[in-house]
Molecule: transfer RNA
Organism: Candidatus Brocadiaceae bacterium
RNA sequence: CAGAGGUUAGCUUAAUUGGUAAAGCAUACGGUUCGGGACCGUAAGACUGCUGGUUCAAGUCCAGUACCUCUGA
Numbered sequence: 001c002a003g004a005g006g007u008u009a010g011c012u013u014a015a016u017u018g019g020u021a022a023a024g025c026a027u028a029c030g031g032u033u034c035g036g037g038a039c040c041g042u043a044a045g046a047c048u049g050c051u052g053g054u055u056c057a058a059g060u061c062c063a064g065u066a067c068c069u070c071u072g073a
Stems, first nucleotide, its partner, number of pairs: 001072007010025004019056001027043005049065005
């Protein structure tokens, strides 16, 4: 320099090829227990790397840009 993939909750991942973001673990509270762990219930938590564009509507499509990984030169 060229090509490919990735970036979404504290962490690990999903989102059916445009319809308003889900789950596990962790966290908080409650139940259970003499207490703890395990288990059960509830709740909070991300406007999706960033900036724009298209659209009634964008995590998803388009452009630019940052970072990470891989391949080639």